c-di-AMP riboswitch aptamer (ydaO/yuaA leader) from a Pyrinomonadaceae bacterium, 137 nucleotides, folded computationally. The sequence was found by an Rfam model in a public genome assembly. Of the family's consensus pairs, 96% are formed in the model. The source organism's lineage runs through Bacteria, Pseudomonadati, Acidobacteriota, Blastocatellia and Pyrinomonadaceae.
RNA sequence: AAUUAAAUGUCGCCGAAUUUGUUUCUGUGGAAACAAAACGGGAGAACCAAAGAUUUAGGGGCGUAUCUAUUUUUUAGAAGAAGACUUCUUCGCUUCCAGCCCGUCAGCUAAUCUCGUAGGCGUAUCGAAGAAGGACA
Numbered sequence: 001a002a003u004u005a006a007a008u009g010u011c012g013c014c015g016a017a018u019u020u021g022u023u024u025c026u027g028u029g030g031a032a033a034c035a036a037a038a039c040g041g042g043a044g045a046a047c048c049a050a051a052g053a054u055u056u057a058g059g060g061g062c063g064u065a066u067c068u069a070u071u072u073u074u075u076a077g078a079a080g081a082a083g084a085c086u087u088c089u090u091c092g093c094u095u096c097c098a099g100c101c102c103g104u105c106a107g108c109u110a111a112u113c114u115c116g117u118a119g120g121c122g123u124a125u126c127g128a129a130g131a132a133g134g135a136c137a
Base pairs, nucleotide, nucleotide: 011122012121013120014119018037019036020035021034022033023032024031025030038117039116040115041114042113043112048107058105059102060101061100062099066078067077068076069075080096081095082094083093085133086132087131088130089129090128091127
């Protein structure tokens, strides 16, 4: 000097997955329980829709994660999605296009009822132009 690994801290990314208060425990740090706010999801009338595939071609939900070809399950394309201040518009580049759940049952849906607040990561003075706003100096 470089590379790899680990720990701690700061900052940030995907995602709804954050904040506050009270009580208890603890040497500190912090942890647990409860509650509230905030964010997100599901069930659920009338009207409307569906005219009928429901125990069979079963159906449905969360999520961007579907579809069409091909191939020996890979590749390509279309649709969709993400990317260092926030929102919108345009262009470019890179990447993703999974996984899980309900259990024969659910269209929309006011009132109402109900559930979740996890997990996993690391691009690089943060690609560029325009408008509005914000923050810092």